The RNA shown here (Bacterial RNase P class A) has 452 nucleotides and comes from Candidatus Kuenenia stuttgartensis. The model forms 98% of the base pairs in the Rfam consensus. It was read from a public genome assembly, where an Rfam model found it.

RNA sequence: GAAGUGAGCCAAGCGGUCGCGGCGGAUUGGCUGAGUCGCCCGGCAUGUCCGGCGACGCGGCGAUUUGCCGAGGAAAGUCCGGGCUUCAAAGGACAGGGUGGUGGGUAACUCCCACCGGUCGCGAGAUCAGGGAAAGUGCCACAGAAAAUAAACCGCCGCAUCGAAGUUGCGCCCGCGAGUUUGCUCGCGCGAAGGCUACGGUGCGGUAAGGGUGAAACGGUGCGGUAAGAGCGCACCAGCAGGCCGGGUGACCGGUCUGGCUCGGCAAACCCCACCCGAAGCAAGGCCAAGCAGAGAGCAAGUCGAGUCGCGCGAGCUUCGGUUCGCAACGUUCGAUGCGGCGCGGUUCGUGCCGGACGACUCUCGGGUCGGCUGCUUGAGGCGGCGAGCAAUCGCCGUCCCAGAGGAAUGACCGCUCACGACAAAACCCGGCUUACCGGCUCACUUCGGGG
Numbered sequence: 001g002a003a004g005u006g007a008g009c010c011a012a013g014c015g016g017u018c019g020c021g022g023c024g025g026a027u028u029g030g031c032u033g034a035g036u037c038g039c040c041c042g043g044c045a046u047g048u049c050c051g052g053c054g055a056c057g058c059g060g061c062g063a064u065u066u067g068c069c070g071a072g073g074a075a076a077g078u079c080c081g082g083g084c085u086u087c088a089a090a091g092g093a094c095a096g097g098g099u100g101g102u103g104g105g106u107a108a109c110u111c112c113c114a115c116c117g118g119u120c121g122c123g124a125g126a127u128c129a130g131g132g133a134a135a136g137u138g139c140c141a142c143a144g145a146a147a148a149u150a151a152a153c154c155g156c157c158g159c160a161u162c163g164a165a166g167u168u169g170c171g172c173c174c175g176c177g178a179g180u181u182u183g184c185u186c187g188c189g190c191g192a193a194g195g196c197u198a199c200g201g202u203g204c205g206g207u208a209a210g211g212g213u214g215a216a217a218c219g220g221u222g223c224g225g226u227a228a229g230a231g232c233g234c235a236c237c238a239g240c241a242g243g244c245c246g247g248g249u250g251a252c253c254g255g256u257c258u259g260g261c262u263c264g265g266c267a268a269a270c271c272c273c274a275c276c277c278g279a280a281g282c283a284a285g286g287c288c289a290a291g292c293a294g295a296g297a298g299c300a301a302g303u304c305g306a307g308u309c310g311c312g313c314g315a316g317c318u319u320c321g322g323u324u325c326g327c328a329a330c331g332u333u334c335g336a337u338g339c340g341g342c343g344c345g346g347u348u349c350g351u352g353c354c355g356g357a358c359g360a361c362u363c364u365c366g367g368g369u370c371g372g373c374u375g376c377u378u379g380a381g382g383c384g385g386c387g388a389g390c391a392a393u394c395g396c397c398g399u400c401c402c403a404g405a406g407g408a409a410u411g412a413c414c415g416c417u418c419a420c421g422a423c424a425a426a427a428c429c430c431g432g433c434u435u436a437c438c439g440g441c442u443c444a445c446u447u448c449g450g451g452g
């Protein structure tokens, strides 16, 4: 000097004139409320009563003036997790959903930090939906012989057979010649059979080392061995399954020994394993004011016990009005059990509340309320310092208040500066993730080139 990696900060600024929303202060006496005091006469039901006027202080509405605050790093997506509110006082099982290395952080999380492992990168670093394929099922197009207890297209080897070529020692046979004791002997001839070598075809067997196809083909290199080959055997390496030792909280890492020699990929396919999980949502919910109008239909068994009154029967007493005791059965009251309805993310167990047919509940039709206040911004808050920790983060001390609209507040104009302004507006509040994005600044680290 160039090219990168990781983290943090800013997000047009300054000034002026008008104009918005919120929270305060001051002034005012424009409108108004009730209280106290005083005065006057008025009213009547003659009372510390009602009404009127004036003064004083307090308050509400308004007006004037003034101080402070007022959209984001993503406010976006609504993808996760919570706070808060209601169901509601909770639980178990199944189904369903979510997460997936280890250890920490946090209110919590699928988030963050550190580490381990895989992949990518020369590196700083980045990234991972990171448990299981030997429990089972399923898929791997096309090409290829064959895509997972798969297999032979080309090729290699062995055997048999056919064809043609070359070659061929001896023996047998045949042909010719010679000799001959007519028994035979000798010589020549690839002539023939047979054999060998090479080639081609066919069939059978062996093979998976070589070649081809493909994203991927049942470990790699070398040596031996074999008819030709192959972990068939051996050496080294990788992988898998184990044993032992060492390091680490752990995931895991390193070393060494043994073994069969080695059985792909996909689970972001179904599935298996481990762990976790209420629902709905500020239009949640609460208070005040105002107002109306209800109608129809549907719907389920009781049983047991006790008491009392009504009613019935029997007995006793009786002043004949009534009263006491007992029994039974219906109504009624209470309790238990059961039934019905509603609620608890789906189902179920269980449980809470309501109800006994005039009721709760469900369904249909119809009426009223679209008002005001609250929830609503002091927070798992910001900033600074110190301490612990590799870090995320936590603790202590100090300091600050930093939007609360409600059809929805930030606008308009002018001047100056330069980085020429991108993506883009809160709506109950936070912690993350993801997406979009013009440019500027700071720190740390990596690689390359040059100079000293």
Base pairs, nucleotide, nucleotide: 001448002447003446004445005444006443007442008441009440010439012417013416014415015414016413017412018411020070021069022068023067024066025065026064027063028062030061031060032059033058035056036055037054038053039052042050043049044047072423076434077433079432080431081430082429083428084281085280086279087278091349092348093347094346096277097276098275099274100273101115102114103113104112105111116130117128118127119126120125131272132271136270137269138266139265140264153211154210155207156206157205158204159203160202161201162200163199165197166196167195168194173191174189175188176187177186178185179184219237220236221235222234223233224232238262240259241258242257243256244255245254246253247252285374286373287372288371294365295364296363297362298361302337303336304335305334306333309331310330312327313326314325315324316323317322339355340354341353342352343351344350381400382399383398384397385396386395387394388393418421